[in-house]
Model confidence (mean pLDDT): 79 of 100. This is a predicted structure of a 106-nucleotide RNA (Glycine riboswitch aptamer) from Albimonas pacifica.
RNA sequence: AUCGACCCGUUGGGAGACGCCGGCGACCUGAAUCGCAGAUCAGGACGCCGGGGCCGAAGGAGCAACCGCCCCGGAAACUCUCAGGCGAAAGGACCGGCGGGGUCGA
Numbered sequence: 001a002u003c004g005a006c007c008c009g010u011u012g013g014g015a016g017a018c019g020c021c022g023g024c025g026a027c028c029u030g031a032a033u034c035g036c037a038g039a040u041c042a043g044g045a046c047g048c049c050g051g052g053g054c055c056g057a058a059g060g061a062g063c064a065a066c067c068g069c070c071c072c073g074g075a076a077a078c079u080c081u082c083a084g085g086c087g088a089a090a091g092g093a094c095c096g097g098c099g100g101g102g103u104c105g106a
Base pairs, nucleotide, nucleotide: 002106003105004104005103006102007100008099009098010097011096012095013094018052020051021050022049023048024047025046027044028043029042030041031040033039034038053086054085055084059082060080061079062078066074067073068072
């Protein structure tokens, strides 16, 4: 010097699961009645609250193959769903590209 591993930054890809039910509020649209205001009914999307169902790939927890310095400890994409999520956005384990730094190995 080159390659690989680790760390940091940046960038790309990245799944699953309610098109759920109900209440309240104002907004929009439509219909009929009334002279108008407005009230009533139906639908749509928005916000808040409640209910049940569901998902696992932030995090968290549990068991464990296995590993170790073997008293004990580490440990999954398995399991559980506390948290999180179930339109879009955001997030997202994990995988790839680029750049940088030091350490280790070849």
It was read from a public genome assembly, where an Rfam model found it. The source organism's lineage runs through Bacteria, Pseudomonadati, Alphaproteobacteria, Rhodobacterales and Albimonas.